[in-house]
RNA sequence: CGCUCAUCAAGAGAGGUGGAGGGACCGGCCCGCAGAAACCUCGGCAACCGCUCAACAGCCCGGUGCCAAGUCCGGCAGAUACAGUUCUGGAAGAUGAGAG
Numbered sequence: 001c002g003c004u005c006a007u008c009a010a011g012a013g014a015g016g017u018g019g020a021g022g023g024a025c026c027g028g029c030c031c032g033c034a035g036a037a038a039c040c041u042c043g044g045c046a047a048c049c050g051c052u053c054a055a056c057a058g059c060c061c062g063g064u065g066c067c068a069a070g071u072c073c074g075g076c077a078g079a080u081a082c083a084g085u086u087c088u089g090g091a092a093g094a095u096g097a098g099a100g
Base pairs, nucleotide, nucleotide: 001100003098004097005096006095007094008093013042014041015040016039017038021031022030023029025075026074027073028072043067044066045065047064048063049062050059051058052057071092076089077088078087079086
């Protein structure tokens, strides 16, 4: 880097450095100088692997991941509606596991 499979309505933040962006992309709508991103420290959550267990479940010592909003909402198709709705399925994305 792409491929396969599974999941995505739950859960979980303080301090320091920093100084204007961030929420993948596009449109919207939000978050942000009452301090964004990023980095560090400590803490937390428990999704996957793992461990214990007959199972439910538990653990967070280990490998990842995560800690505004449903993956923030939509983007394509179908049905429904016809002041723009609602539902379903996709696509895209994210995370893990696996084989390359």